[in-house]
RNA sequence: GGGAAUGUGGCGGAAUUGGUAGACGCGGCGGACUCAAAAUCCGCUGGUUGCAAGACCUUGAGAGUUCGAUUCUCUCCGUUCCUA
Numbered sequence: 001g002g003g004a005a006u007g008u009g010g011c012g013g014a015a016u017u018g019g020u021a022g023a024c025g026c027g028g029c030g031g032a033c034u035c036a037a038a039a040u041c042c043g044c045u046g047g048u049u050g051c052a053a054g055a056c057c058u059u060g061a062g063a064g065u066u067c068g069a070u071u072c073u074c075u076c077c078g079u080u081c082c083u084a
Stems, first nucleotide, its partner, number of pairs: 001083007010026003019067001027045006046057004060076005
């Protein structure tokens, strides 16, 4: 240089014939149990704003197609692999 795969909450990782984004696990926070802890069990857990209810935003970045995009198309960026 050429080619391929991949990028989703704090971390891993689902959602794929385009139709509620974040299932599930880890971690974190609160609680139960305990003399106390560990283990176990229960609840909550993307971000901003807000007293709250709620509102808005969010799939590497930017654009495009579409009523609707994590998903399809294009250009970049990062990582990994193959090849010269």
Molecule: transfer RNA
Organism: Alphaproteobacteria bacterium